[in-house]
RNA sequence: GAUCCCGUAGCUCAGGUGGAUAGAGCGCCAGAUUCCGAAUCUGGAGGCCGCAGGUUCGAGUCCUGCCGGGAUCGCCA
Numbered sequence: 001g002a003u004c005c006c007g008u009a010g011c012u013c014a015g016g017u018g019g020a021u022a023g024a025g026c027g028c029c030a031g032a033u034u035c036c037g038a039a040u041c042u043g044g045a046g047g048c049c050g051c052a053g054g055u056u057c058g059a060g061u062c063c064u065g066c067c068g069g070g071a072u073c074g075c076c077a
Stems, first nucleotide, its partner, number of pairs: 001073007010026004019057001028044005050066005
């Protein structure tokens, strides 16, 4: 440099055939239980989906550019 894949909550990920309020597990906070903890149960907070544009009535999802990570290939003059 070329091709492909990935980027969504603090962490690991789902959602990739566009459709109305964006989810799960772990973690965090509160309560119940307990003499106190752990465990268990219940409830809650936390994101506007890497960034910027575009298409569309409507975009996490489709298109373009850029940024970051990974894999494979190439690296000669």

Predicted 3D model of a 77-nucleotide RNA (transfer RNA) from Hyphococcus sp. RNAcentral records the identical sequence in 3 taxa. Model confidence (mean pLDDT): 81 of 100. The sequence is in RNAcentral, with records from ENA. It matches the Rfam family "tRNA". By type it is a transfer RNA. The source organism's lineage runs through Bacteria, Pseudomonadota, Parvularculales, Parvularculaceae and Hyphococcus.